A computed fold for a 122-nucleotide RNA from Synechococcus sp. UW140, annotated as Guanidine-I riboswitch aptamer. Its mean pLDDT, the model's own confidence on a scale to 100, is 83. The sequence was found by an Rfam model in a public genome assembly.
RNA sequence: GGAAAUGAUUUCUAGGGUUCCGGUUCCCAAUGCCUUGGCGCUGGGGAUGCUGGUCCAAGAGGAAUCAACCGGCGCAGCAGCAGCGGCGUCCGGUGACACGGAGGGAUAAAAGCCCGGGAGGC
Numbered sequence: 001g002g003a004a005a006u007g008a009u010u011u012c013u014a015g016g017g018u019u020c021c022g023g024u025u026c027c028c029a030a031u032g033c034c035u036u037g038g039c040g041c042u043g044g045g046g047a048u049g050c051u052g053g054u055c056c057a058a059g060a061g062g063a064a065u066c067a068a069c070c071g072g073c074g075c076a077g078c079a080g081c082a083g084c085g086g087c088g089u090c091c092g093g094u095g096a097c098a099c100g101g102a103g104g105g106a107u108a109a110a111a112g113c114c115c116g117g118g119a120g121g122c
Stems, first nucleotide, its partner, number of pairs: 007066006015056002020053002022050001023048007031040004068094005073088003077084002097117001099120001103115003
């Protein structure tokens, strides 16, 4: 100076909205009790993200596992006293670093999801 590689899955969370469940509230229908005006039960419809359950969820968040690579050990082989590569339900290690819009997209809807390690910045 050049080339190549730094990958994947599961699970959880920050976060997210509202398909379903539930909550709250309004209306309709029917109905129970009592102090005639109030408190409830059941069914249907509307509204509402409302602590929650279901659901979505991080390249730059957590945990675990795998791929891959390196070393050791073991087995047989090539070779000939120095090594080479192969195999492995084995052991150990590595599995890095990472500031980031606006806008758009999917899903029921939204988001740290996807566009995107993008544009841009250092």